[in-house]
This record gives sequence, structure tokens and C1' cells, in this order.
RNA sequence: GCUUCUCUGGCGCAACAGGUAACGCGGCUGAUUUGUAAUCAGCGGAUUGUCGGUUCGAAUCCGGCGGGAAGCU
Repeated sequence: GCUUCUCUGGCGCAACAGGUAACGCGGCUGAUUUGUAAUCAGCGGAUUGUCGGUUCGAAUCCGGCGGGAAGCU
């Protein structure tokens, strides 16, 4: 330099052909316990790397840029 893949809550991940983001762990509150752990109930947290475009509507499609990974040279 070229090709391909990837970027979503603190972390790991999902969202089949575009229709306002699910789950697990962790966190917080309460119950239970002498206390901790475990268990149970509840709560909050991401406008999806970024900037544009298409569309009535974009995590999803298109383009630029940026981060990461693999392969080739």
C1' cells in the first nucleotide's frame, strides 16, 4: 500500500428482509441472615465510533474520516 471483517449501557453480546434497542454479568435499593455470601423483588443506565447522504422513518442501506483485528505484498 491492497483486500476482508468489526465498532451498540461499566463489561460480554442480540436486534432475520429499515418501523423508536433485548439478554447475561456487574451496579443501586429493599426483603431474608447475628453478619457475609447465596436467593427473591424492584430500579437506573446505551438515541448504536464520528460526520454527512437516502428515506415518512436508519443500529440496520450508501459515502468520508477515525479506532481495532486478520490476510496479501
The RNA shown here (transfer RNA) has 73 nucleotides and comes from a Lachnospiraceae bacterium. The source organism's lineage runs through Bacteria, Bacillota, Clostridia, Lachnospirales and Lachnospiraceae. Its mean pLDDT, the model's own confidence on a scale to 100, is 80. It matches the Rfam family "tRNA". Rfam classes the family as a transfer RNA. Rfam describes the family as follows. Transfer RNA (tRNA) molecules are approximately 80 nucleotides in length.